[in-house]
RNA sequence: CGUUGUCAAGGGGAUGGGGUCCCCCAAAACCGCCGAGAGGCUGAUGACUCCUGCCGCGUG
Numbered sequence: 001c002g003u004u005g006u007c008a009a010g011g012g013g014a015u016g017g018g019g020u021c022c023c024c025c026a027a028a029a030c031c032g033c034c035g036a037g038a039g040g041c042u043g044a045u046g047a048c049u050c051c052u053g054c055c056g057c058g059u060g
Base pairs, nucleotide, nucleotide: 010025011024012023013022016051017050018049019048020047021046032041033040034039
């Protein structure tokens, strides 16, 4: 210096945070859908779950 194994560890998964699990990535992963445009639509999750926030309806 190279290779292999073990351990530890980083970033990301369309709107905040926590727990568990899964997946992707090494300047890459990722940055929702429809529409030529104007414009319109859904969702606080990748999955389950909890907290918070936001909107609408009803009751007192």

A computed fold for a 60-nucleotide RNA from a Pseudomonadota bacterium, annotated as Fluoride riboswitch aptamer (crcB RNA motif). The organism belongs to Pseudomonadota, within Bacteria. It was read from a public genome assembly, where an Rfam model found it. The coordinates come from a structure-prediction model, not an experiment, and the mean pLDDT is 76.